[in-house]
Context: one part of a larger RNA
Formats: sequence, C1' cells, structure tokens
RNA sequence: UUGGGCGUAAAGCGUAUGUAGGUUACUUUUUAGGUCUACCGUCAAAUCCCAAGGCUCAACCCUGGACAGGCGAUGGAAACUACCAAGCUAGAGUACGGUAGGGGUGGGGGGAAAUUCUGGUGGAGUGAUGACAUGCGUAGAGAUUGGAAAGAACACCAACGGAAAAAGCACUAUGCCGGGCCAACACUGACAUUGAGAGAUGAAAUCUAGGGGAGCGAAUGGGAUUAGAUACCCCAGUAGUCCUAUCCGUAAAUGAUGGAUACUAGGCACUGUGCGUAUUGACCCAUGCAGUGCUAUAGCUAACGUGUUAAGUAUCCCACCUGGGGAGUAUGUUCGUAAGAAUGAAACUC
Repeated sequence: UUGGGCGUAAAGCGUAUGUAGGUUACUUUUUAGGUCUACCGUCAAAUCCCAAGGCUCAACCCUGGACAGGCGAUGGAAACUACCAAGCUAGAGUACGGUAGGGGUGGGGGGAAAUUCUGGUGGAGUGAUGACAUGCGUAGAGAUUGGAAAGAACACCAACGGAAAAAGCACUAUGCCGGGCCAACACUGACAUUGAGAGAUGAAAUCUAGGGGAGCGAAUGGGAUUAGAUACCCCAGUAGUCCUAUCCGUAAAUGAUGGAUACUAGGCACUGUGCGUAUUGACCCAUGCAGUGCUAUAGCUAACGUGUUAAGUAUCCCACCUGGGGAGUAUGUUCGUAAGAAUGAAACUC
C1' cells in the first nucleotide's frame, strides 16, 4: 500500500461556522474528455506460455505462434460520468400566519437565610467531637428581641420537563438580539452536503490590572488522633470564589457513540403544534409533523448491550487507530507574561 477498524479492547477533533477539495435531485439537447468498440502502428532479443523439431531421454538448444495488456493515430457508439444549453420542483432557502421556551445580552427591582455592627432583656456558660482540646465568654458571650450594613446565591414550583452548537442556562418585570417548530403553499429554482487549512467559541483552575470580600475556603497556624500524621476530624484563616477588562485553550469537554441523506415490526409515556371528532369551556377518542424518554422484534455484537434518537441496511465527506513500556517524554518549531499548550520521535526493553 491492499485490506481491516474506531460505545466498553488502540482509535470520533470539546463544539459549531466555513475556504480549497471531495460527493451530489429530475427531464431534454450539444460535444465526445473519461468509458466501450473496430482497425493500423509500436512495445529489441532472450525469458514465461502453447505446438513441432534436435542432442539415445531429460535438463538444455532451436523454429514458429500467440494470449493478456500499455502507448499513439484514425473511424464509430452515446447508456453512465463529464461538458454546453434550456427547463422542472420532491432537496435547500425566502416571504406570509401562528407558537413554546432557565436561548443570549443590558440596565432596574425583590424577599428568605447566614455573617458583622449597634440598642434592649438577661446573667454563666457556649461551641465542637467518636471522645476531647484549641476557640469564644463577667471588659457580659451563647439565648431572645428592635434597628442597620454589605456580599453572594436564588427555597417551593421542579419533572423521566424546557430551550441552546458545545461549554453552559432557573427569583422577578422590562429593552434589544439569535435560533427552533407547526400550518398554509405564494416566490427562488439544486442555491445542497461534508469540510484539510483558517478564523470563532470553549467548565473549573491559573496569570495581569483595578474594584469587591458575607459565606465557603487551597496555602498557613493551632488543637486532637497516631508509633509517626507534613492527612482524614475540630478551631481559625490568606489567595481564590464575585464584578470589569485581558490572558489561558485544557477536562472522565462522555451518549466514552463525527456530520448528512434514505430505508427497515410494534407497545407505553411526556413536550410543542395541527387536522378530524366531541363539547361549544377544557378534557376524552383517533391521527399527522417535530422533539424527549422507557420497553421490545428482526438484524447487528466477542459479550455487555444496541435496536426508526441504531451500535441494523446502504451511500457521501472528514478526523483518528495499528502490541505493552520508554512517552504524550526528548528534540526542533509555533503560541503564551508565566504556568504551560499544540505538534511529536528514537535508542533500549518485554
């Protein structure tokens, strides 16, 4: 390389947008590059194969003949592919009418709770643990009650529920913005799909600058435990957690399952929205589309399992894998203030 794979054995980029490239609906026409066909030229000899012949046979030698195929020229065919031109509407999109939603973002508003400060009442413990101790407290704690401050998070509703590309999203009203779905069928007329590079986005933690700091809490200090205890438990507590503007670019970033299209038994439940029926209020019943779940047939699978939301049957495109360790290391390069990230071997060894 051919071939084989990628849920759990090695292997799906964290995610989407999109350039080049690949692939791509239906009908008719043109051309004839690919394709098919006829014929001509050429592809040294030897070798290989076939048929005769010569060494007594054979190996060997010799004569003749190809098969299959490559390249070039010429003549044809036109189904497929490609090209040219014209059309079509089932893919795709736009407009019109509805609709659900923790989708994003800006500035407002709210209450509960914990903490702190302050006033009153009160007068000895409180707090913590398996048990203690450190801690707090007669300079009045804890308890109870009135007031105030500031920060962070939003109980119940809440769901097997919702919307979002993923990360992620939930108090409340509102401004602005994005996407989806349904219905109807007016318009465009293949405008599609995938996507190397590329740019964008990307939890937490970390970094830089300025704010903020209630609770929690790496580090650190103290108390226990213990043979020891740089831990688990307890008392404190700094960075951080929060906001603004940058940086970083990684996670068991998971459905451990890339995206698109088509096809292939059912049953049950939920969400959104139609049609029929029902009632005129909504349900109920039957059914369509889009989504979210459970269960199960065929099939697939090493098994587990999966099973119209496929890991089934097929097509297209991309990423990735090739024994374990060495090693996601060394080196070089790129990016980053740094931490580090990306790319990424070999010797050796089993």
Molecule: small-subunit ribosomal RNA, central domain
Organism: Gossypium rotundifolium